[in-house]
Predicted 3D model of a 716-nucleotide part of an RNA (large-subunit ribosomal RNA, domain II) from a Thermoplasmatota archaeon.

Context: one part of a larger RNA
RNA sequence: UCCAGGGAGUUCGGACCAAUGGCGAGGUUAAGCUGGAAGCAGCGAAGCCGCAGGGAAACCGACAGCCCGCAACCCGCAAGGGCAAGGGGCGAGGUGUGCUCGCCUGGAGUCAUUGGUGAGAUACCCGAAGCCGGUCGAUCUAUGCCUGGGCAGGCUGAAGCCCUGCGAAAGCAGGGUGGAGGGCCGAACCGGUGCUGACGUGCAAAUCGCUCGGAUGACCUGGGUAUAGGGGUGAAAGGCCAAUCUAGACCGGGUAUAGCUGGUUCCUCCCGAGACUACUCUAAGGUAGACCUUGGUGGAGAUGGGCGGCGGUGUAGAGCACUGAUUGGGUGUUUGCGGGGAGAAAUCCCUGGGCACUCUGUCAAACUCCGAAGCUGCCGUCAUCGUAGAAGCCAGGAGUGAGGGCAUCGGGAUAAGCUUGAUGUCCGAAAGGGGAACAACCCAGCCUGCAGUUAAGGUCCCAAAGUGCUGACUAAGUGUCAAAGACAAAAGGAGUUCUCGGUCCAAGACAACUGGAAGGUGGGCUUAGAAGCAGCCAUCCUUUAAAGAGUUCGUAACAGAUCACCAGUCAAGGUCAUGGGCCUUGAAAAUGGACGGGGCUAAGCCAAUCACCGAUACGUAAGGGCUCCGAAAGGAGAUCCGGUAGGGAGGCGUCCUGCAUGGGUAGAAGCAGGGCCGUGAGGUCCUGUGGACCGUGCCGGAAUGAGAAUCCAGGA
Numbered sequence: 001u002c003c004a005g006g007g008a009g010u011u012c013g014g015a016c017c018a019a020u021g022g023c024g025a026g027g028u029u030a031a032g033c034u035g036g037a038a039g040c041a042g043c044g045a046a047g048c049c050g051c052a053g054g055g056a057a058a059c060c061g062a063c064a065g066c067c068c069g070c071a072a073c074c075c076g077c078a079a080g081g082g083c084a085a086g087g088g089g090c091g092a093g094g095u096g097u098g099c100u101c102g103c104c105u106g107g108a109g110u111c112a113u114u115g116g117u118g119a120g121a122u123a124c125c126c127g128a129a130g131c132c133g134g135u136c137g138a139u140c141u142a143u144g145c146c147u148g149g150g151c152a153g154g155c156u157g158a159a160g161c162c163c164u165g166c167g168a169a170a171g172c173a174g175g176g177u178g179g180a181g182g183g184c185c186g187a188a189c190c191g192g193u194g195c196u197g198a199c200g201u202g203c204a205a206a207u208c209g210c211u212c213g214g215a216u217g218a219c220c221u222g223g224g225u226a227u228a229g230g231g232g233u234g235a236a237a238g239g240c241c242a243a244u245c246u247a248g249a250c251c252g253g254g255u256a257u258a259g260c261u262g263g264u265u266c267c268u269c270c271c272g273a274g275a276c277u278a279c280u281c282u283a284a285g286g287u288a289g290a291c292c293u294u295g296g297u298g299g300a301g302a303u304g305g306g307c308g309g310c311g312g313u314g315u316a317g318a319g320c321a322c323u324g325a326u327u328g329g330g331u332g333u334u335u336g337c338g339g340g341g342a343g344a345a346a347u348c349c350c351u352g353g354g355c356a357c358u359c360u361g362u363c364a365a366a367c368u369c370c371g372a373a374g375c376u377g378c379c380g381u382c383a384u385c386g387u388a389g390a391a392g393c394c395a396g397g398a399g400u401g402a403g404g405g406c407a408u409c410g411g412g413a414u415a416a417g418c419u420u421g422a423u424g425u426c427c428g429a430a431a432g433g434g435g436a437a438c439a440a441c442c443c444a445g446c447c448u449g450c451a452g453u454u455a456a457g458g459u460c461c462c463a464a465a466g467u468g469c470u471g472a473c474u475a476a477g478u479g480u481c482a483a484a485g486a487c488a489a490a491a492g493g494a495g496u497u498c499u500c501g502g503u504c505c506a507a508g509a510c511a512a513c514u515g516g517a518a519g520g521u522g523g524g525c526u527u528a529g530a531a532g533c534a535g536c537c538a539u540c541c542u543u544u545a546a547a548g549a550g551u552u553c554g555u556a557a558c559a560g561a562u563c564a565c566c567a568g569u570c571a572a573g574g575u576c577a578u579g580g581g582c583c584u585u586g587a588a589a590a591u592g593g594a595c596g597g598g599g600c601u602a603a604g605c606c607a608a609u610c611a612c613c614g615a616u617a618c619g620u621a622a623g624g625g626c627u628c629c630g631a632a633a634g635g636a637g638a639u640c641c642g643g644u645a646g647g648g649a650g651g652c653g654u655c656c657u658g659c660a661u662g663g664g665u666a667g668a669a670g671c672a673g674g675g676c677c678g679u680g681a682g683g684u685c686c687u688g689u690g691g692a693c694c695g696u697g698c699c700g701g702a703a704u705g706a707g708a709a710u711c712c713a714g715g716a
Stems, first nucleotide, its partner, number of pairs: 001716003005712002011121002015117009026049003032043004053060002063091001065090004073082003092105005124263002127260001131253006142227009151217001153185003156181001160177007189214003194210002197208002229245001231241003266651006276289005291399001292397006301385003305382009317370001318368002323364003328359007337352006403427010432443003447623002449620001452618002457613003460598003466610001468609001470607002473604001479600002491585003495582004501576004512569005518542003523537003548563001552561002624641002626637004652705001654702003658698006670689008
């Protein structure tokens, strides 16, 4: 992992509600008694509920009235009318000094069965860590005590003693002897440092190898003995107390508790949420409300829709008229403000700053001279839903109370697949088509079947449909990407294309080429020099077709080259500015790589246009379901039949009892294979196997349905 088997809302008494049945102003027995083999039958009103309420209590103590009006019924062809159970509105009454108020009053209950639900019990099942009690443990290990055992070999050489020397002595020195030490090296023995080696389903639930520490000691060790669970023991690590220790193990309280995780078993049909609000020692949970469902009641209106009319509003935007902020300038003012200057001082001047006005340029959630779209109140009208019963109300049952994405508008943020709100929508609980793939992006809301038509999106190949048509653009493989989202910006481009405007031009533009580009003069100053060309000042006049007191190189300074400017050659557009399109630079990321790919110069991009493909959409004289009308037959449904949590309805199957009725050795159940029927759970038939029991109908009763629970035991 697989297989078959087991495996989870049960039971009891009591409560509320519904349905069904009995009796009914009543209903019903309990214990017990009698009979019976028993199921049971017959007795048995004690008690309980109901028949009156109000009041804390004392205590007092209740409907023969009027109106509206749904259904039904009656009249009517209809419109409409009559009557009117139930229903509604008044009135009346009981009681309470809470007296403008509250509760109650015109008789319906009660017993049983079944089902739903909450509370109590183990209470749908499995799951703690823990807490408490009793008992068992010191054969492991910790420590103490009693009694035994063990420690190769080598080294060092304390005290003491002897001898010699020295010394007055105390004593000192030397040589021997001696054999001390939690002394040294190192086996046994005890240990366990490093390799963070081997091994790591191991040789082993701690081992193996090399290396390493102690090795006469606070040493190691046998046997005996003592200490026990909030207790022991501890050279102290919360260590150890039998592979268990921040409180041992075993049994019990005990199915502890778990607001937490997991699991919870057949079918079909109808409806169908929530992740919000309030409170919560509350935030992973609850309670109430909102939202869902079922039944009843009710009896005519209901509705986030469109348009129009009359009103309300102060947002977006905009603006600066107010409140504030704020750029640059001007004028005035302020010397009881800062700095500087003059003056002996008074004082005066300059500048900066403040204030006011004005011109100019800006900003605001808590500014507004303005001001939409929207939103909203009332009215009218249309639309949709509703007597085939809406709204409202009552009662039973829930689930939910972790939400998320996108668009738009905000708050918090540099930002985020960020966070927190609002409105809408989708996912959640939504399949199908498109987007390469992809909960929420686009199209579109799936009962079954079947020709067809379209949507989004596409039509070169993968791959259904155009290598469609017309006109532009792009040369960058730009591109071939709607968004999310796989991006790109400021700033550049004599890349190219278009728009609009100015200007020059056959009296010849622009570019190119040829020629000229002079004289006063080397202007003046400065300077060593300064001659068009270091710098300063001025920048005239003449000859001319034209030529600057000189545009750029150049020289030490000159020279030289060049330009402005003019003429010639040539011959038709040139040039400047503004705005738009495509393109381009800007442009860097980690395995090799992405337009989905191939590939494409259109199969890219812009504009226009015609076809075609393409969904469960639309359509379709078919079928089914559901709801409603109807006694039925039969009809109606433009708008019905996606669906998680969940509510409701109807069924299938298993086991057992009762009653009824069948099958079976001429072959039951079971098993295997196949046919048919049913929307389905399932049913039925045939064949084989098997070898003795098994169905069907109608009630009833359940230890009643398996794929999951790191489920349980077994097998493979």
The organism belongs to Thermoplasmatota, within Archaea. It matches the Rfam family "Bacterial large subunit ribosomal RNA".